This is a predicted structure of a 73-nucleotide RNA (transfer RNA) from a Candidatus Aenigmatarchaeota archaeon.
Its Rfam family is "tRNA". It is annotated as a transfer RNA.
RNA sequence: GCCUUGGUAGCUCAGUAGGUAGAGCGUCACCUUGGUAAGGUGAAGGUCGCGGGUUCAAUUCCCGCCCAAGGCU
Numbered sequence: 001g002c003c004u005u006g007g008u009a010g011c012u013c014a015g016u017a018g019g020u021a022g023a024g025c026g027u028c029a030c031c032u033u034g035g036u037a038a039g040g041u042g043a044a045g046g047u048c049g050c051g052g053g054u055u056c057a058a059u060u061c062c063c064g065c066c067c068a069a070g071g072c073u
Base pairs, nucleotide, nucleotide: 001072002071003070004069005068006067007066010025011024012023013022019056027043028042029041030040031039049065050064051063052062053061
């Protein structure tokens, strides 16, 4: 230098032939208990890596850039 894969909640990861994003764990509150753990209910938490384009509408499609892992030379 080139190629491939990935970047989504605090962490690990889903998701979508374009239609206003979810799970598990964690955190907080409450219920339950003599008390804790376990269990149950609820809540908070996201400019979907950055910028631009297409579109009525982009996490999703296109272009450039950044970061990580792997490969080729």
Record summary
The prediction has a mean pLDDT of 82.